[in-house]
């Protein structure tokens, strides 16, 4: 030069216009004693991603329960650290692929117990015992030959039932937690009079009538209407509507020292970086090589998985050429 392995790191920066959302703060206007809220207009900072996905592992958190302890049933599985934890990572052996840097492993047991297994052989896993020799009362009782990975035996196989040794209660922020209107219904209390049938020994019950009183019309009264001892009014209490929290300082993030091969972990300094909720983060246009590719929060972390262009660096191998 070329072929390759392993890592690690960026995702646009700048100007100018419009514009979205939600914080803090200002002006006016409305409401209101006020605190305060509403609303126009305006200042100022903030506004997704390496995967924010799938939700496939493993936590915080909540709840519901006390979840202890067998059985099942589902997952792991060389030895060791790491971690809040993990099926995740980091080290090492084995085995197996690369010439090699290096990839890649569902690597506990078959000496507990059942099952399976081509060919070739007389017989393949309790012998229907081949051949040659040998021995014996007698018998594969003994040796050797031959197939076969294996042959009278601890054979081989658990991504075959199985055993072993760990682990795993559900349900997921629509979790839950607090205030709570209107109408509807549920409790309880205040009102619950008078007469005339009827039924009862009675207490009461029904049914009808009247007043009291309730509602509407109306500024009040009277009056008209309807209801009429129902209704009406009060109070509690559980729900829904709806608002609030949980929500974003968190197993955070950066830089430096220390311990370790590492994965990590520890000191010490800085540093705050979406928190919406009929759901914001655009959009055009110039500039710099180029800026195109997967795709977007929705309670929070730590994996892994799978999607994707471009560009940047560091190391390592293996082959060629030149000096």
């Nucleotide at each position: 030069c070329g072929a390759g392995a392993a890592a690690a790191g960026g995702g646009a920066a700048u100007c100018a216009u419009c514009g979205c959302u939600g914080g803090c703060g200002g002006c006016u206007c409305u409401a209101g004693c006020a605190a305060u809220a509403g609303a126009u207009c305006u200042g100022c900072g903030g506004g997704a991603g390496g995967a924010a996905a799938g939700u496939c592992c493993g936590g915080a958190c909540a709840c519901c329960a006390u979840a202890u302890g067998g059985c099942a049933a589902c997952g792991u599985a060389g030895c060791g650290g790491g971690u809040a934890a993990c099926g995740c990572c980091c080290g090492u052996c084995c085995a197996u692929c690369g010439c090699g840097a290096g990839g890649u492993g569902a690597g506990g047991a078959c000496a507990a117990g059942u099952g399976c297994a081509a060919c070739a052989g007389a017989a393949a896993g309790u012998a229907u015992g081949u051949a040659c020799a040998g021995g014996u009362a007698a018998u594969g009782c003994u040796g050797u030959a031959g197939u076969g990975a294996a042959a009278c035996c601890a054979g081989g196989u658990a991504a075959a039932c199985u055993c072993u040794a760990c682990g795993u209660g559900g349900u997921g922020c629509a979790a839950g937690c607090u205030c709570a209107a209107a109408u509807a219904g549920g409790c309880a209390a205040a009102c619950c009079g008078u007469c005339u049938a009827g039924a009862g020994c009675a207490a009461u019950c029904u049914a009808g009538a009247c007043u009291a009183g309730u509602u509407g019309g109306g500024g009040c009264c009277a009056c008209c209407a309807a209801c009429g001892a129902a209704a009406u009014u009060u109070g509690c209490g559980g729900g829904u509507a709806g608002a609030g929290u949980g929500c974003u300082u968190g197993a955070g993030c950066c830089c430096a020292c220390a311990a370790g091969c590492a994965a990590u972990u520890g000191u010490g300094g800085g540093c705050c970086u979406a928190g919406a909720u009929g759901a914001a983060u655009g959009a055009u246009g110039g500039u710099u090589g180029a800026a195109a590719a997967c795709a977007g929060g929705a309670u929070c972390c730590g994996g892994c998985u799978u999607a994707u262009c471009c560009c940047u660096u560091c190391u390592c191998u293996c082959g060629g050429u030149u000096u």
Background:
Bacterial RNase P class A, 323 nucleotides, folded computationally. The sequence was found by an Rfam model in a public genome assembly. Its Rfam family is "Bacterial RNase P class A". Rfam classes the family as a ribozyme. Of the family's consensus pairs, 93% are formed in the model.